RNA sequence: GCGCAGGGUGUCUAGGGUUCCGCCCGUUUUCAAACGGGGCCGCGACCGAGAGACGCCGCCAGCACGGCAAACUCCGUGCGGGUACACGGCGGGACAAAAUCCCGGGAGAG
Numbered sequence: 001g002c003g004c005a006g007g008g009u010g011u012c013u014a015g016g017g018u019u020c021c022g023c024c025c026g027u028u029u030u031c032a033a034a035c036g037g038g039g040c041c042g043c044g045a046c047c048g049a050g051a052g053a054c055g056c057c058g059c060c061a062g063c064a065c066g067g068c069a070a071a072c073u074c075c076g077u078g079c080g081g082g083u084a085c086a087c088g089g090c091g092g093g094a095c096a097a098a099a100u101c102c103c104g105g106g107a108g109a110g
Stems, first nucleotide, its partner, number of pairs: 007057006015047002020044001021042002023038006058083003062079006085105001087108001091103003
C1' cells in the first nucleotide's frame, strides 16, 4: 500500500405512550355499581434500541482428524479463537398512542 467476517433471531433494559387492567378525581343522597374526566399515576399488561445488555444461530480465518485411487485452495467433524468501529437531524409512518420503534449505519457531519 492492497484485500478481508461484522448478518439473523430471542429474552430483557434505558426510553415510550394510554387501547386493556389497576389507581386518582367528579356525578348519580351513602355503600356498591355505572357513567364522565385524569398519563405533570403503576417495578400489571403493551411498544421498545445499528450506534444498550445477554443468549442462540450464522459468518470469518486457524489447527487437528476423517472422506474421495491420490492430493488440494474441495467436502465433513471436532477444538479453541474472532465477529471491530459507530456523531447524526428536520420531516414522514404504524398501532389506541408515543418513543432512543420504522424510513435509517438514510440526508448531513466527521
Molecule: Guanidine-I riboswitch aptamer
Organism: Rhodalgimonas zhirmunskyi